[in-house]
Molecule: SAM riboswitch aptamer (S box leader)
Organism: Pullulanibacillus camelliae
RNA sequence: CUCUUAUCGAGAGAGGUGGAGGGACUGGCCCGAUGAAGCCCGGCAACCUCUGAAUGGACUACCAUUCGGAAAGGUGCCAAAUCCUGCAGGUAAUCAUGCCUGACAGAUAAGAG
Numbered sequence: 001c002u003c004u005u006a007u008c009g010a011g012a013g014a015g016g017u018g019g020a021g022g023g024a025c026u027g028g029c030c031c032g033a034u035g036a037a038g039c040c041c042g043g044c045a046a047c048c049u050c051u052g053a054a055u056g057g058a059c060u061a062c063c064a065u066u067c068g069g070a071a072a073g074g075u076g077c078c079a080a081a082u083c084c085u086g087c088a089g090g091u092a093a094u095c096a097u098g099c100c101u102g103a104c105a106g107a108u109a110a111g112a113g
Base pairs, nucleotide, nucleotide: 001113002112003111004110005109006108007107008106013041015040016039017038021031022030023029025086027084028083042078043077044076047074048073049070050069051068052067053066054065055064056063057062082105087102088101089100090099091098092097
């Protein structure tokens, strides 16, 4: 970097450092010197991981699914729904605009190349 699968309306500091930027991209709309990014500490979550029960499969070790539990380790995350939007369809008679569904794009994890 590519592919596969799963998830993306919940959650997370009035700390230190740092100094102007940040929210992927487009167009918006926002956040920011009452201090951005980054780094440290802290926290959240529970994908991998460990574990209890039920059910099913296998002769057994074990495997799968569902519902719980734990968080030492590997990641991830800590404004706003993945902040909204971008393509297609539907719907509110039409415009504007709103709403709904599905793609696309993106993010993260696990596996494969």